This is a predicted structure of a 90-nucleotide RNA (c-di-GMP-I riboswitch aptamer) from Acidaminobacter hydrogenoformans DSM 2784. Taxonomically the source falls in Acidaminobacter hydrogenoformans (Bacteria, Bacillati, Peptostreptococcales, Acidaminobacteraceae). Its Rfam family is "c-di-GMP-I riboswitch aptamer". Gene Ontology term of the family: cyclic-di-GMP binding. Rfam describes the family as follows. GEMM was predicted in a large-scale screen for bacterial structured RNA regulatory elements. RNAcentral holds the sequence, with entries from ENA and Rfam. The coordinates come from a structure-prediction model, not an experiment, and the mean pLDDT is 76. Of the family's consensus pairs, 95% are formed in the model.

[in-house]
RNA sequence: UUCAGAAAAAGGCAAACCAGGCGAAAGCCUGGGACGCAAAAGAACGGGCCUAAGUAGACAAAACUGUCUAUAUGGCAGCCGUGUGCCAGU
Repeated sequence: UUCAGAAAAAGGCAAACCAGGCGAAAGCCUGGGACGCAAAAGAACGGGCCUAAGUAGACAAAACUGUCUAUAUGGCAGCCGUGUGCCAGU
């Protein structure tokens, strides 16, 4: 450097759920807890997915309102790709 995760070791991460907090929501943070993970480490660059506060449009309405549609400027790295990169083997 390439391939690659069989086995073992060192060292890690932590789904659901519960408690507290943040947020309009999606979701996130902290603690508990382990379904699992060889990058389940970190990065929203490409695709994908989730949400729709605000904004725009439509409709209704007496209305400061309500409903629907579109939209990320909000998120997901434990959906895939990408680049960075730990440990062990070769």